This is a predicted structure of a 101-nucleotide RNA (Glycine riboswitch aptamer) from Actinokineospora iranica.
Lineage of the source: Bacteria > Bacillati > Actinomycetota > Pseudonocardiaceae > Actinokineospora.
The sequence was found by an Rfam model in a public genome assembly.
The coordinates come from a structure-prediction model, not an experiment, and the mean pLDDT is 79.
It matches the Rfam family "Glycine riboswitch aptamer". About the family: This family represents the bacterial glycine riboswitch. The literature on the family includes a 2017 paper in MBio by Babina et al., "In Vivo Behavior of the Tandem Glycine Riboswitch in Bacillus subtilis".
[in-house]
RNA sequence: AAACCCCACGCGGGAGAGUCCGAGCGGUCCACCGGCCGACUCGGCGCCGAAGGAGCAAAUCCUCCCCGGAACCUCUCAGGCAAACGGACCGCGUGGUCGAG
Numbered sequence: 001a002a003a004c005c006c007c008a009c010g011c012g013g014g015a016g017a018g019u020c021c022g023a024g025c026g027g028u029c030c031a032c033c034g035g036c037c038g039a040c041u042c043g044g045c046g047c048c049g050a051a052g053g054a055g056c057a058a059a060u061c062c063u064c065c066c067c068g069g070a071a072c073c074u075c076u077c078a079g080g081c082a083a084a085c086g087g088a089c090c091g092c093g094u095g096g097u098c099g100a101g
Base pairs, nucleotide, nucleotide: 006096007095008094009093010092011091012090013089018045020044021043022042023041024040025038026037027036028035029034046081047080048079052077053075054074055073060068
C1' cells in the first nucleotide's frame, strides 16, 4: 500500500393486487328529494407479497435417533391493492473492518 467478501451511508432502478360496496364527515349544485368530488374516518367482502414476522427439505458422521438446517418456496400475523410513502433485490459512489496477494 492492498483485491474479494462483509457493514453503514448517498444516488439511481425496482413488481404485484378493488381509489370495489356501504355509511359517516368535508366541499359544491339544488326550494326539497337528490347528485358530484375527496389523497378524511369506520365497517364489509375480494385480492397481492419483494419491508418485517412465521414454517420447512436435502446435503450435513459407519448406521439410527435428536438438534441444527435457505429462499424472491409456503403462510399471509403485520404490511399493501389511484398518487405519494414503502419496497426484497440490482448497479454506482463514499467511508469502515478483515486481509488474499